Molecule: small-subunit ribosomal RNA
Organism: Spirochaetota bacterium
RNA sequence: AGUAUGGAGAGUUUGAUCUUGGCUCAGAACGAACGUUGGCGAUGCGUCUUACGCAUGCAAGUCGAGCGGGUCUAUUGUAGCAAUACUAUAGUUCAGCGGCGGACUGGUGAGUAACACGUGGAUAAUCUACCCCAGAGCGGGGGAAAACGCCAGGAAACUGGCGCUAAUACCGCAUAGACCCUUUUGGCAUAUGUCGAGGAGGGUAAAGCAGCAAUGCACUCUGGGAUGAGUCUGCGUCCGAUUAGCUAGUUGGUGAGGUAACGGCUCACCAAGGCGACGAUCGGUAGCCGGCCUGAGAGGGUGUACGGCCACAUUGGGACUGAGAUACGGCCCAGACUCCUACGGGAGGCAGCAGCGGAGAAUCUUCCACAAUGGACGAAAGUCUGAUGGAGCGACAUCGCGUGAGGGAUGAAGGCCUUCGGGUUGUAAACCUCUUUUGACGUUGACGAUUACCUGACGGUAGACGUCGAAUAAGCCUCGGCUAACUACGUGCCAGCAGCCGCGGUAAUACGUAGGAGGCGAACGUUGUUCGGAUUUACUGGGUGUAAAGGGUGAGUAGGCGGAAUGGUAAGUCAUUGGUGAAAGACCGGGGCCUAACCCCGGGAACGCCUUUGAUACUAUUAUUCUUGAGUGCGAUAGAGGAUGGUGGAAUUCCUGGUGUAACGGUGGAAUGUGUAGAUAUCAGGAGGAACAUCGAUGGCGAAGGCAGCCAUCUGGGUCGCUACUGACGCUGAAUCACGAAAGCUGGAGGAGCAAACGGGAUUAGAUACCCCGGUAGUUCCAGCUGUAAACUAUGUACACUUGGUGUUUGCGGUUCAUCCGUAGGCACCGUAGCUAACGUGAUAAGUGUACCGCCUGGGAAGUAUGCUCGCAAGGGUGAAACUCAAAAGAAUUGACGGGGGCCCGCACAAGCGGUGGAGCAUGUGGUUCAAUUCGAUGAUACGCGAAAAACCUUACCUGGGUUUGAAAUGCCAGAGGAAUGUCACAGAGAUGUGGCAGCCCGAAAGGGUCGCUGGCACAGGUGCUGCAUGGCUGUCGUCAGCUCGUGUCGUGAGAUGUUGGGUUAAGUCCCGCAACGAGCGCAACCCCUAUCCCUUGUUGCCAUCGGGUAAUGCCGGGUACUCUUGGGAAACUGCCUGUGACAAACAGGAGGAAGGCGGGGAUGACGUCAAGUCCUCAUGGCCCUUAUGUCCAGGGCUACACACGUGCUACAAUGGACGGUACAAAGGGAUGCGAGACCGCGAGGUGGAGCAAAUCCCAAAAAGCCGUCCUCAGUUCGGAUUGGAGUCUGAAACUCGACUUCAUGAAGCUGGAAUCGCUAGUAAUCGCAGAUCAGCAUGCUGCGGUGAAUACGUUCCCGGGCCUUGUACACACCGCCCGUCACACCAUGGGAGUUGGUUCUACCUGAAGUCGUUAGCCUAACCGCAAGGGGGGCGGCGCCUAAGGUCGGACUGAUGACUGGGGUGAAGUCGUAACAAGGCAGCCGUACCGGAAGGUGUGGCUGGAUCACCUCCUUU
Repeated sequence: AGUAUGGAGAGUUUGAUCUUGGCUCAGAACGAACGUUGGCGAUGCGUCUUACGCAUGCAAGUCGAGCGGGUCUAUUGUAGCAAUACUAUAGUUCAGCGGCGGACUGGUGAGUAACACGUGGAUAAUCUACCCCAGAGCGGGGGAAAACGCCAGGAAACUGGCGCUAAUACCGCAUAGACCCUUUUGGCAUAUGUCGAGGAGGGUAAAGCAGCAAUGCACUCUGGGAUGAGUCUGCGUCCGAUUAGCUAGUUGGUGAGGUAACGGCUCACCAAGGCGACGAUCGGUAGCCGGCCUGAGAGGGUGUACGGCCACAUUGGGACUGAGAUACGGCCCAGACUCCUACGGGAGGCAGCAGCGGAGAAUCUUCCACAAUGGACGAAAGUCUGAUGGAGCGACAUCGCGUGAGGGAUGAAGGCCUUCGGGUUGUAAACCUCUUUUGACGUUGACGAUUACCUGACGGUAGACGUCGAAUAAGCCUCGGCUAACUACGUGCCAGCAGCCGCGGUAAUACGUAGGAGGCGAACGUUGUUCGGAUUUACUGGGUGUAAAGGGUGAGUAGGCGGAAUGGUAAGUCAUUGGUGAAAGACCGGGGCCUAACCCCGGGAACGCCUUUGAUACUAUUAUUCUUGAGUGCGAUAGAGGAUGGUGGAAUUCCUGGUGUAACGGUGGAAUGUGUAGAUAUCAGGAGGAACAUCGAUGGCGAAGGCAGCCAUCUGGGUCGCUACUGACGCUGAAUCACGAAAGCUGGAGGAGCAAACGGGAUUAGAUACCCCGGUAGUUCCAGCUGUAAACUAUGUACACUUGGUGUUUGCGGUUCAUCCGUAGGCACCGUAGCUAACGUGAUAAGUGUACCGCCUGGGAAGUAUGCUCGCAAGGGUGAAACUCAAAAGAAUUGACGGGGGCCCGCACAAGCGGUGGAGCAUGUGGUUCAAUUCGAUGAUACGCGAAAAACCUUACCUGGGUUUGAAAUGCCAGAGGAAUGUCACAGAGAUGUGGCAGCCCGAAAGGGUCGCUGGCACAGGUGCUGCAUGGCUGUCGUCAGCUCGUGUCGUGAGAUGUUGGGUUAAGUCCCGCAACGAGCGCAACCCCUAUCCCUUGUUGCCAUCGGGUAAUGCCGGGUACUCUUGGGAAACUGCCUGUGACAAACAGGAGGAAGGCGGGGAUGACGUCAAGUCCUCAUGGCCCUUAUGUCCAGGGCUACACACGUGCUACAAUGGACGGUACAAAGGGAUGCGAGACCGCGAGGUGGAGCAAAUCCCAAAAAGCCGUCCUCAGUUCGGAUUGGAGUCUGAAACUCGACUUCAUGAAGCUGGAAUCGCUAGUAAUCGCAGAUCAGCAUGCUGCGGUGAAUACGUUCCCGGGCCUUGUACACACCGCCCGUCACACCAUGGGAGUUGGUUCUACCUGAAGUCGUUAGCCUAACCGCAAGGGGGGCGGCGCCUAAGGUCGGACUGAUGACUGGGGUGAAGUCGUAACAAGGCAGCCGUACCGGAAGGUGUGGCUGGAUCACCUCCUUU
C1' cells in the first nucleotide's frame, strides 16, 4: 500500500440421440443415538424429550470495633461448714435489637413477533447504595420496643396479655448554603431550556465506635466523577391474504393527578380522529445477538457450550422494604398438587450443586477444597461461598502416542483357487538379533505460592532415575456401476440384498459362507439433521412458439420507468474527517504446555451506523426554455367496423287448384317412412321463416370476440398529404371497470330448414353408436343473465436498431398514359447474419437492446377437496394437502407397423387344366385306452416327418427272471489255478448255472512270461435332464435383391450422404445426374446335364458298302460311313439391320441360325430373423443314477380304437372295362447276387442251372398306344373293400403282426358342402420302368423315360416380398400400445347426525389479597398545650380497580364418528375397445343432453389431421 489463494462431477426417462426435468450419490459438520469392537494420555463437552413431580444433604451470610441479654468455661472477690448464691474480668456459644448484603453469583428458555433484541442516536425528561475527588458539618435533648421475666392459648406452627431494658434503632429543637420552592437578572442555546450572579422570603442534617495517644473507621449536607439503571427514538428483525379491514382511552387537545422521569400512564371535559395493500388486524411458529456449520462467493441453516441483553422462578394476582425488586432459596391472597394433624389447623416449592422417580433412541458423582481467581460482611483476624478450582463417569468430540524394529525362501505347514503345470496367503510365520513408548514394580518428586513468614484440594499427581520382559494392547466396513477392491461353494424370484439404477426363476464378482483384496483405524459402519453439489427460486445466476409457463381483449387508478437545453439545491452518488462497531471467536505474525489439539500476546480486518468538510458527471428536486415523443387543426381517402329502420331475388317446406299414374324415397345392401282417400313428377297461385350463391381472394375492417344481398340515417377508429398550433401533455399497468364465439338460463315473441334428447328401421356377438326414416328443446328476434373455448400466431404491450428478394392491398410524389421508380401504412411468401434442444424463426423476430405487467418450478392425486366470493341455476374465480411414482415431457434419428400413399415383382389374383374336402383302403398325427402302447417333430417352417423297411433283432417302453469292475476300454494290487481255446452232458423259457474231456512257452531248478478266472481299487456305463449353457448340421423368410465398410462431407448428436433422383433390368443389372469417391459379401459369370455341328476313339456299340451263313437275327468275315460311346473343341455376343430412347443404358421388331436376348434344367442360399429344430446321429459344459436310471435274457408292446385331422392309393366308368393280337423307351441293379432256355403247377411258385463281376449275360414283360371282338348306361362284364376256403415264398419262428397266388364273397361309392391345393411347356395331366432300404414286406421316397394339352385381358382386389415417401403415444416393435366401469385386498384423505378437548372474544354475575381515596366507630409513647384538648398515626367501615371462579352466546382449531364420496397401489379377475396408423366414424377444446363403462350425439371453435384433386403463390431455368 484497503483488498485476491478461489468454483471438478456422476448414475437414472430412449433401440439409440440432443434437450427439459425431477430423483439419487460422492464432501463437510454434529450437545447426537444405535450395532460390532475397544490399549493409553491431553483438552473440551455431556436431559435437545415432561417450564413433569421431587426423598436427603448442601447452595447467603456477616459484623461483639453499633446494642442489651441468656447458656457454658476459667479466674478474682464476697457470703456460707458445704452444696450453692451474688459480683467482676476474660473467653465461648445462642437467639434478639441494629447495620450492610440477601436485586450479585448460579439455573432455565415457558412466555414474548415486542423498542424484546441488534445497531446508531436522544435524555435540554431521569435516578444511582458501596467507591473516588472537593467543600461544609457532626450542638443539645426526648420517648419507646424486642430479647428477657411472669401469665395464658394451641397437637403443632405459632400467638396473645402484663412488666423491665440498651443502641450507629426512633423523634423533636438549634445551626447551614453552592440544596429545594417562589422571584430579579447576565452569557449560551432553543421546541419546552442550560450555565452562572444577586437580594428577599419559606423548607430540609447528623451517631457514634476502637485506640494510651497520634489517629482511624463510621455519620450528615452539597457539588463533581465513575459505575449501574430507567425512558424515548431512526433503521433492521420468520410464515400465512384460504386473516382485509382494525381501533372508544381508541387519536388529539385543555386541565388535574401520578412517577426518579416524558407521556392517555390515570381521570374530567372537548374534538373525531388514528392504523392499513410499503400488509394493519388476526392466526401459526420462535427467546434475540456476538457467533457456530456449510458455501468460491452471494447466500442458506442454526443459536448447545463461552460472552452480552431479555424473560421466567409451582400457576395467576398484589404490594411492602429498599439506592436498586414488583424480589428463584422474602411477604400476602387465590388455584392445582404433595406432606403433617389431636380434624380445630398448619407446612412446602431443585428451571442452584449432587441425587431420585418418570418420559425417552438418549445425556454423568447424593465426590474433594476454599490452596488459587472472584464475591458478601468485617478495622482486622476471619467466617461464608455446590460461584470457582479440581477429581470421578461416558471413544460424545478434537488432538497426540502405541500395539514392536531389523534380518529371514525350503518361497515350510495349513487354508483357498486351479487349465493339476501351478498360483496365492507371503517376509507374512517359524527362527536369529535388537529396542522398551505403553504396562508392572521400586526410589525420588514439582511449577501452580510473582509476598519477608505461614498456607496446595488436585496429589505422592505430572516429571526424573532404575528393574522386568515382545512382553499387556486391532478392529470395523466394503469389493455389479456410480466407487478403490474377485474368486469358489451353498441357495434357486426361495431365503435374502438395496442410497439410485437394480440383483435372485440351477453355472449369482449384487443373497449367505469361505479364501483373497480395498478403505479407514481405537475406531468403523448405520440412522437422523443442516449446508453443499442444486444455475433445482437464478441479486451474483433461470425461464415462458412446441418441454411447466403470455392474463380472452381493451380502458385506466396507485406504482415503476421516462425526450432536448441552461441555471439553482445537494437527498441519492463519490471523496474526506472524527466516533462507534465489547471481549471471546475467525485471519496473519510471534510465544507457552515434550508435540498437537488447547492456551497467551500483538496486529490487521470487521465492507455497518452516526458525524465533519468537500465534489456535482449521472439520478432526484426546483426554475426558465425547446420541438424531435404525444396530441389538436386543415385537405383527402379505403373498408363485411358498429347501431337503427326499410327493401330484394333464388332455394327449402307447407297450403289451394290443374295435368297425370304407380310408385316415391332411402342405402354398401335394405327396411322403417310416403302413396290408389291419387303421392313422387310437373304447372299456376298463395303463406311463412331463416340464410344471403356467383363477385370472393394467403382480399378488407375491428382491441379481441367477430363482421358479407341492397338502400338510407346516426356513429367509432385507421391511413396519407400539407404543414399551422399545444409544448413531454409520454410508456406500461396490480386493484378496478367495460367488452367478450358457441352452448346454457329467465320472461316474451317467432318457428321454414336443420337438429341434442327421444321413437322407429338397419348393422352387429351386443350397438344405449357410426347409416336410414321421423322428431322436441335449441338454432331466429326483444329484454336480462352467464363469462367460458385449441378465446391460438399455442408467440403480452410500447419504443429503437439490424443484409435482401417477391406478390398483394390503400394513399401520395416523379413520369404524357401503359410501364417503371421513390415513399408511407397494412397483409402474405422465400430467405442472409444471428438466435434456437431441434423443429424452426428471420424488419409483422423466436435477432440486438430498453421499460413495465402476467405467469412457471418433476409426474399423478387435481384444477380435485375445503374456505371465501360471483351466479336464478348449470357452474365460474381463487385454490391445497396426505399419499404415490422415478420418472412424466419436447424435438429429432433408425427401424417396425398402418383397414396411409406412389412404383414394382411372384401360379399372388385373374384366365385355364387337374385335384383335395364326400366313399373304401393305406399311412402319419391328435385324442382315448393300456402293464407298456418308447422318444422327438406341433401355424406357415409338425402330421407317407426322424423311420432308404418295428414278426425276433432293431427297441430306447412294459412284465418277469438274472448280474454288479460290469456287455465293450485302460491301469494297479492280491489270490488260486492251470494256458488260452475247443467240445460234450445235465437243469432251465432263456440269460445262466453245474460237471466232464482234450489242451502252453522260456528255464537244469528256483522262478518268469502270456492268457483267462476270483477278490479289491481307480474307473466304466447311461437313447437319464437341460437344444433356454453349447459346437456341428438343418428348416424358413428366399435365389428375395439386398447387406455393409474405408476415406471425405453434412449434423451438437443419434445418424445422414454414398445406397436417394431420371431411365432401365430377372437383378444395388447397367447408363445418366449428384458431396461424394472407392471397396467388400450377395446378383451375374466361371461348374454339371441338355439342344446343333466338328475333331478324336471304334469294343462288348453300329451295319451304309463288299463277302459268307440261317427258318430267322450284325450270326460271321470285314468295315468304322451313320447312330452311339469317350475325350476335346466350335457356336449366341444385342454381334448385324430398322425404329423408340437423352447421341446413354436399354427396349421393340427383323435377318441369319440347331438355338435369340438369362436358350432349358441343376448345383450354388449375402448380413441377418424365428432363445426355430436336434443333448435320441455325433461332439460337449453343468446336474443326476452307480447291486442301478448300467447290463443280459424270455415274452409282450411300439400294429390298441367310440372318434377328429393331414398326406396318399383305388374308384365311381364307354376318351371306359374285358379278351385276343401287335409296336416303341430311358435310367438303373446284379456274386450269401441277377438267374436265361427247358420241364412241372390255373397261379404265386417249384425243379434245374446256361450265361454274367456286366455297352457282351440276366433282372426285362415296358405301359398307355395301335388292330380286332364283346359289354350299352345298369350299382353294371363299373368298383374292388370285407369275409370264408385252399395255397406259395421268405425266415429258428408269420397267433398277436408279413407279402403274394387261387376259388368264392362283392361293401361304400354314380364326380363330392363350406372351404382349399398344384401347375405357364416337353410343363400340367396320364402311362409304365428302375433303384435305395431289405431274409421277407412299398399306395411312401428317389430317379427314368413314353403320350402330351388348355390359358394368361390384365394388376382393381386376396397373400407374400422389394424400393421411396408419410403418420405413429409401437421398439418384446400391431400377436404392439392402451382407456374406463365392475369385483377383491390394502393405504391415505374429503363429507358426515353428532360426541369430546384446546385457544379466544363480547356481555353480565361474583369478587380474595392489595395500593389509592374516603370515613360519623374504636385505639393512640415522642410534637404543641398548664389542662381540656389538638396535630399526626393505627385498627375497623365504605368506595374504585381487580386475579381466580360462574352464566348465556360466538369465533378459530384438534381428536373421534354409524354411514358415505372419489383417489392411489396391487398377481395372469370381469365387460367391452375409447385413444395412438385415415386406429378402422380424424382427433381435440368449451358447452348441453344422453348412456353399464370407456363414451355417443348436437352446437361453435382449433390443426397439435392422413389421403386425393383443384386454385393461388414462391423458388430455379